[in-house]
RNA sequence: GACGAAAAAGGCUAAACCGUUGAAAGACGGUGGCGCAAAGCUAUGGGUCUACGGUGAUUAAUCACUAGGAUCGCCAAGCUGCCGAAA
Numbered sequence: 001g002a003c004g005a006a007a008a009a010g011g012c013u014a015a016a017c018c019g020u021u022g023a024a025a026g027a028c029g030g031u032g033g034c035g036c037a038a039a040g041c042u043a044u045g046g047g048u049c050u051a052c053g054g055u056g057a058u059u060a061a062u063c064a065c066u067a068g069g070a071u072c073g074c075c076a077a078g079c080u081g082c083c084g085a086a087a
Base pairs, nucleotide, nucleotide: 003084004083011036012035016031017030018029019028020027021026034073040079041078042077044076045075046074047071048070049069050068053066054065055064056063057062
């Protein structure tokens, strides 16, 4: 450098439920524990979700698109990092 053990130390924490927050997606805290060797960080590319607002259609309900927002525990890319059996 690469690799990742039925190893050790430590770390993170899905769903669900409760509370707070947000228009929503979601976020934060608690319980919880499915999992994770980058489940650490960055929305840069793609994906997915959302659409208070904007535009268009409609008598209207509503629908479509979208600025923007969310997600790194969807996939890439970039940056950083703990441990050390075997090959």
This is a predicted structure of an 87-nucleotide RNA (c-di-GMP-I-GGC riboswitch aptamer) from Firmicutes bacterium HGW-Firmicutes-14. It was read from a public genome assembly, where an Rfam model found it. The prediction has a mean pLDDT of 87.